NadA riboswitch from a Terriglobia bacterium, 61 nucleotides, folded computationally. The sequence was found by an Rfam model in a public genome assembly. Of the family's consensus pairs, 100% are formed in the model. Lineage of the source: Bacteria > Pseudomonadati > Acidobacteriota > Terriglobia. Rfam family: nadA riboswitch. The family's RNA type in Rfam is small RNA. The literature on the family includes a 2020 paper in RNA by Huang et al., "Structure and ligand binding of the ADP-binding domain of the NAD(+) riboswitch".

[in-house]
RNA sequence: GGCUACAACAUCCCCGCCGGCUGGGCGCGGCUUUUAAGGCGCGCAGUGAACCGGCUGAGCC
Numbered sequence: 001g002g003c004u005a006c007a008a009c010a011u012c013c014c015c016g017c018c019g020g021c022u023g024g025g026c027g028c029g030g031c032u033u034u035u036a037a038g039g040c041g042c043g044c045a046g047u048g049a050a051c052c053g054g055c056u057g058a059g060c061c
Base pairs, nucleotide, nucleotide: 001061002060003059004058006057007056013048014046016055017054018053019052020051022049023047025044026043027042028041029040031038032037
């Protein structure tokens, strides 16, 4: 340097870190409206969903 359907480390298991993106959840505020729904914006988070880029560590070459 390349590859990995690798993540040991973790207060059961799973979960390495950062950023991004799509979708979901929750909260707040407008909007529409057939008044219980739709959609928009902002925010929140172990989002047990998918994906992209970079990094740490491991194995192999």